RNAcentral holds the sequence, with entries from MGnify. A computed fold for a 146-nucleotide RNA from Metabacillus litoralis, annotated as SAM riboswitch aptamer (S box leader). It matches the Rfam family "SAM riboswitch aptamer (S box leader)". From the family's description: The SAM riboswitch is found upstream of a number of genes which code for proteins involved in methionine or cysteine biosynthesis in Gram-positive bacteria. Rfam links the family to the GO term regulation of gene expression. Its mean pLDDT, the model's own confidence on a scale to 100, is 76. The organism belongs to Metabacillus, within Bacteria.
RNA sequence: UCUUAUCAAGAGUUGGCAGAGGGAAUUGGCCCGAUGACGCCGCAGCAACCGACCGUAAGACCUCAUAUUAAAGGUCUAAGUGGAUUUUCCUAAAAAGGGCACGGUGCUAAUUCCAUCAGAAAGAAAAUACUUUCUGACAGAUGAGA
Numbered sequence: 001u002c003u004u005a006u007c008a009a010g011a012g013u014u015g016g017c018a019g020a021g022g023g024a025a026u027u028g029g030c031c032c033g034a035u036g037a038c039g040c041c042g043c044a045g046c047a048a049c050c051g052a053c054c055g056u057a058a059g060a061c062c063u064c065a066u067a068u069u070a071a072a073g074g075u076c077u078a079a080g081u082g083g084a085u086u087u088u089c090c091u092a093a094a095a096a097g098g099g100c101a102c103g104g105u106g107c108u109a110a111u112u113c114c115a116u117c118a119g120a121a122a123g124a125a126a127a128u129a130c131u132u133u134c135u136g137a138c139a140g141a142u143g144a145g146a
Base pairs, nucleotide, nucleotide: 001146002145003144004143005142006141007140012043014042015041016040017039021032022031023030027115028114029113044108045107046106049104050103051102053098054097059076060075061074062073063072082090083089084088112139116137117136118135119134120133121132122131123130
């Protein structure tokens, strides 16, 4: 730099260092900050992206739904290698999905703190402007891959 997924949830009144700005960038707003912010190191915690683990076809998940189960509806779903005593059985790899928190990251003020551009819908209005909601784009953050 490119591709792709996610970004309204969650988690620090913590110890040490340090000492002035910080919340990505421009501008504006609004906040945090000498009662020490931001940052670095440690500890604690959150989440579950990747690895690892389970799972293997009358499969899995969601709704109904709440403690369990069924029916119903919806969504997703791989592989078919090797072997045997061959209507069958065993087996390698493997899905959807599941749980865990062992390993690699990440994160722990405020929605990515808010905003910009385009489109749509609704409200109100004589009209422009305006307000709200949704979708997409742009920018950014994090993971995974190249």